This is a predicted structure of a 1503-nucleotide RNA (small-subunit ribosomal RNA) from a Candidatus Bathyarchaeota archaeon. It matches the Rfam family "Archaeal small subunit ribosomal RNA". Its Rfam clan is "SSU clan". The prediction has a mean pLDDT of 81.

RNA sequence: AUUCCGAUUGAUCCCGUCGGACCCCACUGCUAUCGAGGUGGGACUAAUCCAUGCUAGUCGAACGAACCCGGACUAUGGCGGGGGAGUGGCACACUGCUCAGUAACACGUAGCUAACCUACCCUCGGGACGGGGACAACCCCGGGAAACUGGGGCUAAUACCCGAUAGGCGUGGGCUCCUGGAAUGGUUCCACGCCGAAAGGUCAGCGUACCCAUGUCGUACGCGCACGCCCGAGGAUGGGGCUGCGGCCGAUCAGGCUGUUGGUGGGGUAACGGCCCACCAAACCUUUGACCGGUACGGGCCGUGAGAGCGGUAGCCCGGAGAUGGGCACUGAGACAAGGGCCCAGGCCCUACGGGGCGCAGCAGGGGCGAAACCUCCACAAUGCACGCAAGUGCGAUGGGGUUACCUCGAGUGCCGCCUGAGAAAGGCGGCUUUUCCAUGGUGUAAUGAGCCGUGGGAAUAAGGGGGGGGCAAGACUGGUGUCAGCCGCCGCGGUAACACCAGCCCCCCGAGUGGUGGGGAUGCUUAUUUGGCCUAAAGCGUCCGUAGCCGGCCCGGUAAAUCUCUCGUUAAAUCCAGCGUCCCAAGCGUUGGGCUGCGAGGGAGACUGCCAGGCUAGAGGGUGGGAGAGGUCAGCGGUAUUCCUGGGGUAGGGGCGAAAUCCAUUGAUCCCAGGAGGACCACCAGUGGCGAAGGCUGCUGACUAGAACACGCCUGACGGUGAGGGACGAAAGCUGGGGUAGCGAAUCGGAUUAGAUACCCGAGUAGUCCCAGCCGUAAACGAUGCAGGCUAGGUGUUGGGGCGGCCACGCGCCGCCUCAGUGCCACAGGGAAGCCAUUAAGCCUGCCGCCUGGGGAGUACGGCCGCAAGGCUGAAACUUAAAGGAAUUGGCGGGAGAGCACCACCAGGCGUGAAGCCUGCGGUUUAAUUGGAGUCAACGCCGGGAACCUUACCGGGAGCGACAGCAGGGUGAAGGCCAGGCUGAAGGUCUUGCCGGACGAGCUGAGAGGAGGUGCAUGGCCGUCGCCAGUUCGUGCCGUGAGGUGUCCUCUUAAGUGAGGUAACGAACGAGACCCGCGCCCCAUGUUGCCACCAAGUCCUAAAGGGACGUUGGGCACUCUUGGGGGACCGCAGCCGACAAGGCUGAGGAAGGUACGGGCCACGGCAGGUCAGUAUGCCCCGAAUCUCCCGGGCCACACGCGGGCUGCAAUGGUAGGGACAGAGGGCUGCGACCCCGAGAGGGGAAGCCAACCCCUAAACCCUACCUCAGUUGGGAUCGAGGGCUGCAACCCGCCCUCGUGAACAUGGAAUGCCUAGUAACCGCCGGUCAUCAUCCGGCGGUGAAUACGUCCCUGCUCUUUGCACACACUGCCCGUCGAACCACCCGAAUGGGGUUUGGGUGAGGCGUGGUCGAAAGUUGGCCGCGUCGAACCUGGGCUCUGUAAGGAGGGUUAAGUCGUAACAAGGUGGCCGUACGGGAACGUGCGGCCGGAUCACCUCCU
Repeated sequence: AUUCCGAUUGAUCCCGUCGGACCCCACUGCUAUCGAGGUGGGACUAAUCCAUGCUAGUCGAACGAACCCGGACUAUGGCGGGGGAGUGGCACACUGCUCAGUAACACGUAGCUAACCUACCCUCGGGACGGGGACAACCCCGGGAAACUGGGGCUAAUACCCGAUAGGCGUGGGCUCCUGGAAUGGUUCCACGCCGAAAGGUCAGCGUACCCAUGUCGUACGCGCACGCCCGAGGAUGGGGCUGCGGCCGAUCAGGCUGUUGGUGGGGUAACGGCCCACCAAACCUUUGACCGGUACGGGCCGUGAGAGCGGUAGCCCGGAGAUGGGCACUGAGACAAGGGCCCAGGCCCUACGGGGCGCAGCAGGGGCGAAACCUCCACAAUGCACGCAAGUGCGAUGGGGUUACCUCGAGUGCCGCCUGAGAAAGGCGGCUUUUCCAUGGUGUAAUGAGCCGUGGGAAUAAGGGGGGGGCAAGACUGGUGUCAGCCGCCGCGGUAACACCAGCCCCCCGAGUGGUGGGGAUGCUUAUUUGGCCUAAAGCGUCCGUAGCCGGCCCGGUAAAUCUCUCGUUAAAUCCAGCGUCCCAAGCGUUGGGCUGCGAGGGAGACUGCCAGGCUAGAGGGUGGGAGAGGUCAGCGGUAUUCCUGGGGUAGGGGCGAAAUCCAUUGAUCCCAGGAGGACCACCAGUGGCGAAGGCUGCUGACUAGAACACGCCUGACGGUGAGGGACGAAAGCUGGGGUAGCGAAUCGGAUUAGAUACCCGAGUAGUCCCAGCCGUAAACGAUGCAGGCUAGGUGUUGGGGCGGCCACGCGCCGCCUCAGUGCCACAGGGAAGCCAUUAAGCCUGCCGCCUGGGGAGUACGGCCGCAAGGCUGAAACUUAAAGGAAUUGGCGGGAGAGCACCACCAGGCGUGAAGCCUGCGGUUUAAUUGGAGUCAACGCCGGGAACCUUACCGGGAGCGACAGCAGGGUGAAGGCCAGGCUGAAGGUCUUGCCGGACGAGCUGAGAGGAGGUGCAUGGCCGUCGCCAGUUCGUGCCGUGAGGUGUCCUCUUAAGUGAGGUAACGAACGAGACCCGCGCCCCAUGUUGCCACCAAGUCCUAAAGGGACGUUGGGCACUCUUGGGGGACCGCAGCCGACAAGGCUGAGGAAGGUACGGGCCACGGCAGGUCAGUAUGCCCCGAAUCUCCCGGGCCACACGCGGGCUGCAAUGGUAGGGACAGAGGGCUGCGACCCCGAGAGGGGAAGCCAACCCCUAAACCCUACCUCAGUUGGGAUCGAGGGCUGCAACCCGCCCUCGUGAACAUGGAAUGCCUAGUAACCGCCGGUCAUCAUCCGGCGGUGAAUACGUCCCUGCUCUUUGCACACACUGCCCGUCGAACCACCCGAAUGGGGUUUGGGUGAGGCGUGGUCGAAAGUUGGCCGCGUCGAACCUGGGCUCUGUAAGGAGGGUUAAGUCGUAACAAGGUGGCCGUACGGGAACGUGCGGCCGGAUCACCUCCU
């Protein structure tokens, strides 16, 4: 100091990355009023190339001499100024620019120099004597285009030279002294040798002596001041050199080096040194990273950050380096020299072709490069530098101005009132102010500008950028678009109602700015020192030994490296912090103080670490002892089984599988017996037992050999731990050589399976499996858990050792307790994301090693090392991607498991469907149209959908319609109506001609009415279905970080989450149940239109005694019935079962028995289920047609396919005749008795009934007769004829009657439907629709069975559990080849370029040296040599980087390509790892291994 947020999921926690918000830098889009400050502005790319001008001169007080200007003067005087070039001095080695090179003593810091230099400056001491000869300028003569240059002649000096003295250097020697840690230093003396100084000029002032008129202004000497000169010493300043320490990346750079390392001697330098040379030795550096490669000027500092850190470092300061590339020296105090020289290279320029010239990484400026950067300005006024005595001169250093939003800071773009307005918007009117702005005077400045002091004018001159789905502040606004166009950092928007695109409006943020792109930091505890991890997320090396390194037990003494502390020095300035001050404030600037985490020196401390010395025994090791063990190697011996061979017995099959076949077998198999051969293996014992470091190790015996545990506490005395490199061992497969081969068995062959089957299954079978020798070095080499040590509750097994106790059948026995070591399980604290771990840690500490840093690309490529090979070890990048993952949760699913349940499941049964004909719906086809919807269950006699017109939505034809507004038109007559004629199927519909009419007009633009036009994926409502189900939740509590769990689980029970008991749950709600209706029994009430037992009457019948019939009448209401109300059933009672419960079974009673029966109602929700065509309704569309009306047609088509039904196939039947019994409904232009007519359909009359009153009404059934098993007297399709009814109308296309015709069909394949009792089946009746038309639908009654009293096998539902890579949830997910497109990379014959290095050749030039030539010497030079360095060029080689590339290989990405189905569930053959072989592909198979495998069973162990 510490704030996070979005994105993996259905949801959760975690790991993890990506992205956002913040700061900084560069560029950029849009926009822009002003001022102040800045150490901002061609750094980034081209240390690329440059036109032009400027950037270093100065000194006359060093010197000679031209030339020019002014002045003075006749001695009382004897000047002043300028001045190109030259000689000479100093400066030009500073300043300024840039960052190419450089990984280095380059830089930083602290030191050393006893190994050094230092011009100008300061201090002190001493000194300046004598002499000499030149050369420029100038003059003369030449050469050259030029640059420039040659010869001759004159001359001065603070230029040059000689001599002297002082002095210096060297050698040898001596005595003291000084500094110092130490003399090799200093001082001093002697001797010798060598070298060997000086400069004067001017002048304030003064003196002396000459000189001066063809004009002159002069000369000489001396004193003195100041400036110089020489020598020596010291200082200061500036440098040279050396050293410790510090700061980049790569080990896919591991070995490097020959002047290399050292020595001796020399050379060279200011100075040490292999710096250079000769000789000698063979060293030196390196895992504490040499060498090589890449990158890079370093630091103060700057950005960011809490800090540690990370990143940067062009600008200002310090240091370094460079000046077109490279080399070289000269001069000088200082250079190997930015505006000096020589040479080479490349570039440019001039040229008379002979030869010359140039170097902006100085200031401006130009080209080029680029995303990227200013004026060819002013001034030396200030600061500073050079020169000068000074005045001063010069300076693109510097100071200023200009330009540029580059950065920081500051200010403004107005204020008030009223009106319009929803309004703080905007506009209008009026007023106020004037920072800024404009104009102007002064001041300011070297000058300009700014600023400051004034005057005047006028709200005037001044607002944008980005955003508004989330993160993230601001729209659930409007229009456009319609997975298009586009947006988007990430998530994601857009497929017709887009808060996400494009616009408009509004809003939000910041504001002279605001966004974008790229880069850096932070966020990131995602590189973890501070501060992370590695069982399962990425991550423990397969195991052990051990080198370096790191770490290290107890006690004592010493030391003080480390550590702590104090003092001093240093840590440049700027920067940073604080105070104060100053520009109006601020930024900025000034000043004072602090700080700059560092380094050095000195003093102190002594606990801990280190070091030295001594001791100890708890670590470690050794010794002794008796035991345990599949530890290892070698040798020997044995056993059963398989196979083969031989012999015997024996006969037809054997073998194999889901089923088969290939195969074996009459040449005798399989099978049984005996014998033999050979190889491999080692049952039982055997055990989450033992041993081993791991891999791994199992018959028995022996030999050799290793380790561990325990006991003893005898010896050593920290000897230890870990372990980078390194070494050894290392399953299976595989390789090489040799053997061996019984069984098994990759490959291979055959048989099956299959769509295919390169597999799974079967039959054969080669390598191999086995042995010896040698390689390989990998595995899910796993406890997915490195090694060592210490600490931290327990419980219970088991193996080995020891101790103690008990028992004893004394056995090598049994039992118990304690303990050490090993090996399991359970469990606390604690840990963990959780699963889980838990003294055998994944807990708490310590030491050391290895490893990880999103997924993919990839354990790949390249390089290196290893290997015979296969391959192993090491091990990237481009590119791509928003996730990939771990654990757990809820669901769903499983060709997982366990319970329970259901006639939309089965079983046992009954009747059907599926075959036929017909009816009806659907598909398909057809058609002008055959309108549309519905599509497994849950579309298909469904849309109440039985359509002749209508319906009607479809097709053909014809016609009609615009409220309202605006504009055309309209008393020269609109709308409307009409005769006749034309058009037409028809029609004042329209047209022609005319008439009537009296004010509005559909011609145009909008806008409407209407729409069965679209969207059921925008909706309401309603419905279906899961569901004939028993589930779905809530409150509080508890558990879990959380999603969530618990409750709702378990046992028993139920139709039921029904109830009972248990239980961290306790309660509750919606469902179930209760409730409502009907029906079954009884009671009460009721009594017409109902009823008639009883009484009476009447009518009818009769066999007439009597009896019967009719509710017809009176009467009655008992009974039936109607309507209303009540009772009744609750496992209440008994027995048994159960747990003494809930409840179950049986029984009694009862009309009814366990919900009596039937129905209504029917949870939270799911299915984007169905319906916009019933209505409603958003949006879209049509709008004179997609609206409205009319006529006709179609929905009724017909090669076909499907669903549902009807009628049948007949004798339990058919036909004919006769006879009987319902319930529930319906009835007004309706039901219609009854009568008549008709064969009938029907027709003509007609009573009654608006209905317990009247009407419509049964059939199967019963009786009798016939038919006699046949396509029939079954069956009725189809067709013909005649007739009837409804209706405007029955042709397409109705129903009925009669006659005739008389088809298929003789019980229906695979498959499939419904049903458990008044049910199925059979029989008819009524209603709905309806003018007419049912085989439909809804109800009603009649007759009336068979078979379960169960089960979970099939189908499905519910619950529990398990696995999961699924969650639009298995119609899921998902793998690989092939095909297509794009992208980057790898290999690649070859070819081009760059860098670097090395060898050779040529070789400018430099340095050293020899000879020769000038009379000699000096200087300089010519020529000829020698040695050496050596740029550059040519050539060969190595290393490295890069461009192009035929072709080749894999990889990544890309809505709907091909083939299969590998993986996820037991994924349908469990998966995966290593290896080998094979295969279009995923993959298959063999061998060994793992569980990160489901399921069932068994064993063992634990609780």